[in-house]
């Protein structure tokens, strides 16, 4: 490093916790969006649209959904 077997009663749903509901997973479920650049693909070749690994820049949200708490942000008052 690869393969095989056994084992989980739980785990997951882009940032924390709890309740309720829904969906999903058995090593999987899960791992947000936008823009730019190099490379690759783009099917004989060239070019383009597009896709994609990586890199750089930017943006929204503490929910899968609802409610509450905490954190954060904005405005106003004391």
């Nucleotide at each position: 490093u690869g393969c095989c077997c056994c084992g989980a009663u739980g785990g997951g749903g882009a940032u924390g916790g709890a309740g309720u509901u829904c969906c999903c997973c058995g090593a999987a479920a899960c791992c947000g969006c936008c823009c730019g650049c190099c490379g690759c693909c783009g099917g004989a070749a060239u070019g383009c649209a597009g896709g994609u690994u990586g890199c750089g820049g930017g943006c929204u949200g503490a929910u899968a959904a609802c409610u509450c708490c905490u954190a954060c942000c904005g405005c106003g008052c004391g």
Description
The prediction has a mean pLDDT of 76. A computed fold for a 78-nucleotide RNA from a Rhodospirillales bacterium, annotated as Fluoride riboswitch aptamer (crcB RNA motif). Its Rfam family is "Fluoride riboswitch aptamer (crcB RNA motif)". Its family is annotated with positive regulation of gene expression and response to fluoride in the Gene Ontology.